Predicted 3D model of a 548-nucleotide part of an RNA (small-subunit ribosomal RNA, 5' domain) from an uncultured bacterium. Its mean pLDDT, the model's own confidence on a scale to 100, is 85. It matches the Rfam family "Bacterial small subunit ribosomal RNA". Gene Ontology terms of the family: ribosome and structural constituent of ribosome.

Context: one part of a larger RNA
RNA sequence: GGACGAACGCUGGCGGCGCGCCUAACACAUGCAAGUCGAACGGGACUGUUCAAUCGGAAGUUUUCGGACGGAAGAAUGAACAGUUUAGUGGCGAACGGGUGAGUAACGCGUGAGUAACCUGCCUUUCAGAGGGGGACAACAGUUGGAAACGACUGCUAAUACCGCAUAAGCCCACGGUGUCACAUGGCACAGUGAGAAAAGGAGAAAUCCGCUGAAAGAUGGACUCGCGUCUGAUUAGAUAGUUGGUGGGGUAACGGCCUACCAAGUCGACGAUCAGUAGCCGGUCUGAGAGGAUGAACGGCCACACUGGAACUGAGACACGGUCCAGACUCCUACGGGAGGCAGCAGUGGGGAAUCUUCCGCAAUGGGCGAAAGCCUGACGGAGCAACGCCGCGUGAGUGAUGACGGCCUUCGGGUUGUAAAGCUCUGUGAUCGGGGACGAACGGUCAGCAGACGAAUACUCUGCUGAAGUGACGGUACCCGAAUAGCAAGCCACGGCUAACUACGUGCCAGCAGCCGCGGUAAUACGUAGGUGGCAAGCGUUGUCC
Numbered sequence: 001g002g003a004c005g006a007a008c009g010c011u012g013g014c015g016g017c018g019c020g021c022c023u024a025a026c027a028c029a030u031g032c033a034a035g036u037c038g039a040a041c042g043g044g045a046c047u048g049u050u051c052a053a054u055c056g057g058a059a060g061u062u063u064u065c066g067g068a069c070g071g072a073a074g075a076a077u078g079a080a081c082a083g084u085u086u087a088g089u090g091g092c093g094a095a096c097g098g099g100u101g102a103g104u105a106a107c108g109c110g111u112g113a114g115u116a117a118c119c120u121g122c123c124u125u126u127c128a129g130a131g132g133g134g135g136a137c138a139a140c141a142g143u144u145g146g147a148a149a150c151g152a153c154u155g156c157u158a159a160u161a162c163c164g165c166a167u168a169a170g171c172c173c174a175c176g177g178u179g180u181c182a183c184a185u186g187g188c189a190c191a192g193u194g195a196g197a198a199a200a201g202g203a204g205a206a207a208u209c210c211g212c213u214g215a216a217a218g219a220u221g222g223a224c225u226c227g228c229g230u231c232u233g234a235u236u237a238g239a240u241a242g243u244u245g246g247u248g249g250g251g252u253a254a255c256g257g258c259c260u261a262c263c264a265a266g267u268c269g270a271c272g273a274u275c276a277g278u279a280g281c282c283g284g285u286c287u288g289a290g291a292g293g294a295u296g297a298a299c300g301g302c303c304a305c306a307c308u309g310g311a312a313c314u315g316a317g318a319c320a321c322g323g324u325c326c327a328g329a330c331u332c333c334u335a336c337g338g339g340a341g342g343c344a345g346c347a348g349u350g351g352g353g354a355a356u357c358u359u360c361c362g363c364a365a366u367g368g369g370c371g372a373a374a375g376c377c378u379g380a381c382g383g384a385g386c387a388a389c390g391c392c393g394c395g396u397g398a399g400u401g402a403u404g405a406c407g408g409c410c411u412u413c414g415g416g417u418u419g420u421a422a423a424g425c426u427c428u429g430u431g432a433u434c435g436g437g438g439a440c441g442a443a444c445g446g447u448c449a450g451c452a453g454a455c456g457a458a459u460a461c462u463c464u465g466c467u468g469a470a471g472u473g474a475c476g477g478u479a480c481c482c483g484a485a486u487a488g489c490a491a492g493c494c495a496c497g498g499c500u501a502a503c504u505a506c507g508u509g510c511c512a513g514c515a516g517c518c519g520c521g522g523u524a525a526u527a528c529g530u531a532g533g534u535g536g537c538a539a540g541c542g543u544u545g546u547c548c
Stems, first nucleotide, its partner, number of pairs: 001548004006544005013394006020386001021352001026350003030347003035092003040089002043086010054075002060069003099305003108230008118222002123218007131165001133163002140155006171196001173194003177190005201210003231277003238268003243265008280302004284295004307328005330341004358384001360383003366380001367378004397427004407418004431489001433484005441475001447469008492537005497518003503532005513520002
């Protein structure tokens, strides 16, 4: 000198873009952060229409004035159909997205290879299929336990839930064969024999669409292996028994001491094993001419974790932040028998600390989940709020103005300086203020209209495509534009002995104090304090801390 996720002191006008618990991976009140599909399924509730019988009795007709006939509105019940809604069964999602950096010195990460040792839901392409049956369990009803959380028993029922059977192009397993490829175990292709394993329907009048099963390939995502690189300490020198290798077996998507039984005695290490300390890694960031050094906030990639420790289940995918089970600590409820919980999601609270924000708005956009779609959900995200925390931009006026005014300070008392500075005069109108107009981000999907095509008897309907129209904005009456009035509302901080730009007076008297280093202060202090002046930077300026 530069830099900072900074803090502290004094000061503080506006805007844009960023950024904001570095400490206690401390504990958490409250709300929200993952749902969706009724076009998979049976029920329930509500509404409407129609029908049935019951109650009800209007208008009207008639009358011997007692009444009789007539049957509308309405009421509740039942059935059918349609619509809306939904607890449950079922499907997909919940393994993404979001947070944190505790652990980890490791194939964790980076980089480059390999898998002839592997898996991959949804998506794309291609091939081949979906025949015929069965038995349950929720919901529901009844009984019943419990304070609650939550159950138990009996009975009924549906499915794209579950289970046999059939079929098998291809697939899988076993056996042997041919060709071809490969660095070995082996891979691929073809044909044969034997054994084995599939399927689901829904919407629609239909066309068709969405699904289902098997196989092959792709894409995407993952898994594993290896070369090289990756902090400090030798005041850590030896470490190791599943340890190193082999055989058999098991396990996995897959190789492997990954696990197990047996056998052998190996394996690593001064090219630093082991142990200890510290630490998430990288793209990058800061600095530097570079080499290098330091660092890993924000943004992006990978990894690890989710109160602490352990475990598996489901699933294409987890050993699963807002799933399950066990143990532990802590908190809460309890009828004392037993239960509930996990903010390192977004806000927010207490605590710790020098120190770090709103319990905000919206799904309008982008993206994600589900759905045929409308749509629903989304503290991801888009925005707004707070903080000079940072960077950048703008303003706090411009021109003119010498009786060099008043005042202040100094003075050799002549004057000098503050100083064109002020006042005055002439202007301007950024920002702030007031009034008016007012966006881009929005185009899809869907709706309506027209045209064309498909279906069809059809100029119905439905589906597909094209064109057009209206409509959809949290931010926001914001940005921006126009107009109005007023110089009016907007400057401080640090320094002035040398380094180092900038000096005098007074006070103090080794006191009070200053100080980055040298050093100032003991009666004329340019070094302390105050004032005037000056220098520097400026909505900031200084100090402290850390890195180069």